[in-house]
RNA sequence: CUCCUCGUAGUUUAAUGGAUAAAACGCGGGCCUCCGAAGCUCGUGAUCCAGGUUCGAUUCCUGGCGAGGGGA
Numbered sequence: 001c002u003c004c005u006c007g008u009a010g011u012u013u014a015a016u017g018g019a020u021a022a023a024a025c026g027c028g029g030g031c032c033u034c035c036g037a038a039g040c041u042c043g044u045g046a047u048c049c050a051g052g053u054u055c056g057a058u059u060c061c062u063g064g065c066g067a068g069g070g071g072a
Stems, first nucleotide, its partner, number of pairs: 001071007010025004018055001026044006048064005
């Protein structure tokens, strides 16, 4: 320099055009306990950025940024 893959809660993954963005773990409150742990229950919180296509974008397209990998 060039090509490919990926980017979603604190973490690990879903959702692949129709929306309330789902779950597990975590974190906080409550129940339970002599106190914890475990269990039960309630809550918490996310689409990397900017454009474009579309009635509608997490999803498709372009560019950028970041991570990983291949080639020179």
Transfer RNA from a bacterium, 72 nucleotides, folded computationally. The RNAcentral record of the sequence draws on ENA. The coordinates come from a structure-prediction model, not an experiment, and the mean pLDDT is 82.